[in-house]
RNA sequence: UUGAUGACUGCGAGAGAGCAGAGUGAUUCUCACCGAAGGAAUAAGCCCUGCAGACGGCAACAGCAGGACGAAUCUCUCAGGUACAAGGAUCGCAGUCGGACG
Numbered sequence: 001u002u003g004a005u006g007a008c009u010g011c012g013a014g015a016g017a018g019c020a021g022a023g024u025g026a027u028u029c030u031c032a033c034c035g036a037a038g039g040a041a042u043a044a045g046c047c048c049u050g051c052a053g054a055c056g057g058c059a060a061c062a063g064c065a066g067g068a069c070g071a072a073u074c075u076c077u078c079a080g081g082u083a084c085a086a087g088g089a090u091c092g093c094a095g096u097c098g099g100a101c102g
Stems, first nucleotide, its partner, number of pairs: 002102001006097008018031001020030003032082003038078001039076002045069001047067005053061001
């Protein structure tokens, strides 16, 4: 000097499902429904421990049992949401921070 993943900000795009019923100034309650804030669960895989193959001793490796880690727009529906608005995972553009690799 170049400036990856990433973080934040602004702009644009951005789905689903009740303008349900009772009551109210409002909070609320009941039933039905949605998954794309957040959260939880799960696989392959990988790691650890034990058992046994296993022997005079050692134990790679596959096997069995238990445990830890472990993704998503999948699953759950705790939270959130179910006219418009707002919110919204994610994507694009711009800016700022940051500084991986060479």
Source information: This is a predicted structure of a 102-nucleotide RNA (Glycine riboswitch aptamer). Of the family's consensus pairs, 85% are formed in the model. The coordinates come from a structure-prediction model, not an experiment, and the mean pLDDT is 76. Rfam family: Glycine riboswitch aptamer. Rfam describes the family as follows. This family represents the bacterial glycine riboswitch. Rfam 15.1 lists 9,425 matches to the family in 5,228 species. Its family is annotated with glycine biosynthetic process in the Gene Ontology.